[in-house]
RNA sequence: AGCCAUAAGCAAUUAUGGCGAGAGUGGCGAACGGGUGAGUAACACGUAGCUGACCUGGCCUUCAGGGGGGGACAACGACCGGAAACAGACGCUAAUACCCCAUACGUUCAAGGGAGUUAGAGAACCUUGAGGAAAGCGCAAGCACUGAAGGAGGGGGCUGCGGCCCAUCAGCUAGUUGGUGAGGUAAAGGCUCACCAAGGCGAGGACGGGUAGGGGACCUGAGAGGGUGACCCCCCACACUGGGACUGAGACACGGCCCAGACUCCUACGGGAGGCAGCAGUAAGGGAUAUUGCGCCAAUGGACGGAAGUCUGACGCAGCAACGCCGCGUGCGGGAUGAAGGCCUUCGGGUUGUAAACCGCUUUUCUGAAGGAAGAGGAUGGACGGUAAUUCAGGAAGAAGUCUCGGCUAACUACGUGCCAGCAGCCGCGGUAAAACGUAGGAGGCGAGCGUUAUCCGGAUUUACUGGGUGUAAGCGCGUGCAGGUGGCUGGGUAAGUGGAGCGUGAAAGCGCCCGGCUCAACCGGGCGAGGUCGUUCCAGACUGCCGAGCUAGAGGUAGGUAGAGGCGGGUGGAAUUCCGGGUGUAGUGGUGAAAUGCGUAGAUAUCCGGAGGAACACCAGUGGCGCAAGCGACCCGCUGGGCCUGACCUGACACUCAGACGCGAAAGCAUGGGGAGCGAACGGGAUUAGAAACCCCGGUAGUCCAUGCCAUAAACGAUGCAGACUAGGUGUCGAGGGCCGCAAGGUUCACGGUGCCGAAGCCAACGCGAUAAGUCUGCCACCUGGGGACUACGGCCGCAAGGUUAAAACUCAAAGGAAUUGACGGGGGCCCGCACAAGCAGCGGAGCGUGUGGUUUAAUUCGAGCCUACACGAAGAACCUUACCUGGACUUGACAUGGGCAUGGUAGGGAACCGAAAGGGGACCGACUUUCGGGAGUGCUCACUGGUGCUGCAUGGCUGUCGUCAGCUCGUGUCGUGAGAUGUUCGGUUAAGUCCGCUAACGAGCGCAACCCUCGGGGUUAGUUACAAGUGUCUAGCCCGACUGCCCGUAGAAAGCGGGAGGAAGGUGGGGAUGACGUCAAGUCAGCAUGGCCUUUAUGUCCAGGGCUACACACACGCUACAAUGGCCGGUACAAUGGGGAGCCAACCCGCGAGGGGGAGCCAAUCCAGAGAAAGCCGGUCUCAGUUCGGAUUGCAGGCUGCAACUCGCCUGCAUGAAGCCGGAGUUGCUAGUAACCGCGCAUCAGCUAUGGCGCGGUGAAUACGUUCCCGGGCCUUGUACACACCGCCCGUCACGUCAUGGGAGCUGGUCAUGCCUGAAGUCGGUGGGUUAACCGCGAGGAGACAGCCGCCUAAGGCAGGGCCGGUGACUGGGACGAAGUCGUAACAAGGUA
Repeated sequence: AGCCAUAAGCAAUUAUGGCGAGAGUGGCGAACGGGUGAGUAACACGUAGCUGACCUGGCCUUCAGGGGGGGACAACGACCGGAAACAGACGCUAAUACCCCAUACGUUCAAGGGAGUUAGAGAACCUUGAGGAAAGCGCAAGCACUGAAGGAGGGGGCUGCGGCCCAUCAGCUAGUUGGUGAGGUAAAGGCUCACCAAGGCGAGGACGGGUAGGGGACCUGAGAGGGUGACCCCCCACACUGGGACUGAGACACGGCCCAGACUCCUACGGGAGGCAGCAGUAAGGGAUAUUGCGCCAAUGGACGGAAGUCUGACGCAGCAACGCCGCGUGCGGGAUGAAGGCCUUCGGGUUGUAAACCGCUUUUCUGAAGGAAGAGGAUGGACGGUAAUUCAGGAAGAAGUCUCGGCUAACUACGUGCCAGCAGCCGCGGUAAAACGUAGGAGGCGAGCGUUAUCCGGAUUUACUGGGUGUAAGCGCGUGCAGGUGGCUGGGUAAGUGGAGCGUGAAAGCGCCCGGCUCAACCGGGCGAGGUCGUUCCAGACUGCCGAGCUAGAGGUAGGUAGAGGCGGGUGGAAUUCCGGGUGUAGUGGUGAAAUGCGUAGAUAUCCGGAGGAACACCAGUGGCGCAAGCGACCCGCUGGGCCUGACCUGACACUCAGACGCGAAAGCAUGGGGAGCGAACGGGAUUAGAAACCCCGGUAGUCCAUGCCAUAAACGAUGCAGACUAGGUGUCGAGGGCCGCAAGGUUCACGGUGCCGAAGCCAACGCGAUAAGUCUGCCACCUGGGGACUACGGCCGCAAGGUUAAAACUCAAAGGAAUUGACGGGGGCCCGCACAAGCAGCGGAGCGUGUGGUUUAAUUCGAGCCUACACGAAGAACCUUACCUGGACUUGACAUGGGCAUGGUAGGGAACCGAAAGGGGACCGACUUUCGGGAGUGCUCACUGGUGCUGCAUGGCUGUCGUCAGCUCGUGUCGUGAGAUGUUCGGUUAAGUCCGCUAACGAGCGCAACCCUCGGGGUUAGUUACAAGUGUCUAGCCCGACUGCCCGUAGAAAGCGGGAGGAAGGUGGGGAUGACGUCAAGUCAGCAUGGCCUUUAUGUCCAGGGCUACACACACGCUACAAUGGCCGGUACAAUGGGGAGCCAACCCGCGAGGGGGAGCCAAUCCAGAGAAAGCCGGUCUCAGUUCGGAUUGCAGGCUGCAACUCGCCUGCAUGAAGCCGGAGUUGCUAGUAACCGCGCAUCAGCUAUGGCGCGGUGAAUACGUUCCCGGGCCUUGUACACACCGCCCGUCACGUCAUGGGAGCUGGUCAUGCCUGAAGUCGGUGGGUUAACCGCGAGGAGACAGCCGCCUAAGGCAGGGCCGGUGACUGGGACGAAGUCGUAACAAGGUA
């Protein structure tokens, strides 16, 4: 406002009373609760105390009181400004609002008194004086109000102790420290001010910087610790940023005020408004974090109120999110043809797998339905909630993923991929068979979760308190020594440390145990315990400390001896180098691996004499001595330090160690001035070399020397701090002493001090150390914590400089490292082998030709082999074939194998004409086998397949080469060592030998060596095809004997063996062969064969014709023939052996100049070929040094042979032709005796042959070996090593390129912190008083007091200025790290080629 009642009025309406939205006055609350962690390193927090230096609204207890009076101001009315926010002036009014008076005890203040307690004293108490209260409301109960005292709870202040990083922050401080006085506060105080004094803090870390809320607790850990401070609880701080006060019991106040600033919003441009780190919510940022929910608050709690009640995003609930913890489910039982499918497969099978299907059962959960709580108390009232729980019904129904499967670590195959794609926590996987990538199958783990990432603890005794170390990660270069730490023996005292007992406290939650409530658990409730470097009282008195008394073993002094390159200064000496002068003397000298530069005829070097100058001191000299270390070396003098020995006279713990500090401190270097002989950075020259900025040589300045002053480093090393104690010995040496012997020299022995070696125990990762500890202990100091970056940067300090000292980070790596082991290697050592060198002989490399290879060419020139260990190799036979290549023509179950199905009787097979280059097509015609009559075999078609000299020898088997016929390689047991491993197997001899002997912590054994086997050489014997003289044994084939260092001499360790000799055919393995250890080279071979995998299937298969493998500017390898007279040619003449022969070897005889042809005997071969037969040889002749009578290439012509076929592309013969070549550069090969060399013969392959090749055979038949220095290869021992795909190893630095982080840098630009000056809001305080003013005083004027105003101090903020610290950025610049195969050199590792 409105409504109701009453009264008045005709009514409008007015008055009174009540109710009453809302506003106002007043009271209480708003300082609680809720949020956040910016600030804060602080009495902020924790803990234990103090407050006699304090406050406390409301609550509780007790005592006392409430008498009288006054003046206002809101609301309201009327006026009025402004857009608004919000004002202004006038007027009225109430109170538990405000004011005055009275009363007032114990109250407050002042003065006086005041025992004692106490570290200190202002309390209590007594006296006097002065000051100070109140409010009412209600019917009542009662609620309020005032004063005082006490309580409870809350708060303020003070203190001890505790809890972060940086010392590259070392000095800080002006209200600073204290005093006196005052102000201020509830209260002590420098809190504030005035004055006075000059203090205060700091290595036990002040000041500064960085970071950070603290605690209960939480995570982890056996613990000690380490990390953290979410949720819950306590405390603190903050509320847009900064400052300020007001009110109040309490605030300097999150949702109050004022000011300044930044920001946002409104505006009428004049002015205003705002503060989610309350609950929701929005935006932005971000890798990421929820609903603008329900409860007119049901519960718990809070504020107000007498109450009803109101308020409460505190709270109680619900929603979202697997974010965490806990519980439950997604079924259970049966079910083998072990279904299908998938995957694998050795094709048999295995696995998925009782898994599924299928059968039976159950219903937690789910779905539907029914009824339905507790939480609520005396009563109404339930957000959650129709929720939990219960019952019924339905139906296996709606409900499984994720990671992994190389090792760590539980779980494996296939395919795909091919250092790609990718994986990866570490090690590491991937380059054609990947359990490591991707996919699949399977498996393993966990499961409504599983993985990843980040962070923390653990493992990590890897910061070591528990619980580490420092010879080689780590001992300061050495000393003196303050602080500090530590400290001998015996009493006494004390009680700080220490031990014990009691008490107090250590909130709750949490944690442990027990009990209980939700069906269990998680969760929750209850009880008990644990938890402190805490406080306090008492007890003990060993040990440590402290106080005091004593002692002499530590230490020091003292007396007597003693050694010494200990230090400093001065002086003296001789040798040598160089220079100068002089003499003699002449052509070189010097230097080197070899030289040259240099010096020298202007007289060097050499040599003699004299002189000058500087530096260093030979021998003595030592494994020696002295010194703290650096270091010290002729002799003499002076000054001076220390040690040792002996005595035990004095002091009486005086000691040990030592951060900081101070001193000393090699060489080089610096400054000033001297000096300067020799040496000698830099520099010049000569060499070396690819180069030579070096090593070598010739010169040579600084320097080296002295004085004075700096520097302060070193592999300043024993890579070993100082001091003390203890723990077997042996043997040297230096110093001095004692005992014994000796006349002495000296000898011997004992203990001490120094200095070496070897060793016990013990220690050590090992090496090693071992009374001079690296052993066992004590004290103190220094230092270490993966490698690189980095003995660095920045900063500080020092320095004249050079630089020193202190000393990081980013980034980067999966190591860096120690000691030892086995190998391998060495321009390390020792020993020893081999045609390895040397000594020889013959060659190759030059020529022509043959062959192989590379290269090139080509349609193709098929492929392989590639140092030794490919290259006359696979090839012991490429015209076709071979043949794998090329061109062209053909075929497609195929040229060949097996199986299934179907078909087939003039079938299988043969096959004329014809086409064709052939293959092939074609098909007249001929024409089978077996059978139990079904068929089989065969053939055709078809399906599986077949085929491939296509790839991978780096998927393989087998075989082979090579080291290497080298003498090695291993094992068992034992022993030694932590171990790898060693020993054996090394060592002394010896051998061809790991052969044998001896020794020996080894004893044995295996594979190798040797032997056994074959062959040749002598003999015997048996046999007798062949041979021949016909019964012999040359010969052939078997068997046997023979040779074993057995014998002798010498030598030796008297062993093995070696040397010599005898005998013997043969002598020390008699010659040759076969035989090749463990292993190495991813050696060779998929093309001999076999074989996994891959690829191919009308072709990469198969057939055919032709071509090619035979090309030809070149290069290499292996050979042949030569270059000639030791020869060529001609003639004559002698002697072999191995072998071969049936589609074969081929005689006589004939023809041909010849190759060859004809011929046909003999031979299946000791018979025949084949013999009288080889060639060199021998005899004779010729040629006479010439590109030839050498040499035979090349070419022409004519022939022969094989073969289907000699054009590409065969061999042979005859005639003709007659090339290069006159002995081969650098270099390189073989061979040590019946060998090399020379000479021919045979055979395999083969139709033939390009064979000069290969494999064999015999003939003739040498030279040389001093020796092991050197080259190559190998064996054993040893040594070094940074090598171990092992020296073809490893590895360093510059430069170039890319990426990254970082230092400097003219500057530019931010942040932060104070400082000085200027301006200075709000506000407290103070001053002022002229403006204003109800209560009080005053009769009044006026006053008191208050307020506005003004002034002042302080001061937020702003401005100006110069600074400190920390960032960002910056042309340019410095180094660093990393990066695939870049460039240059070769520094280091082996004596790394100059340690």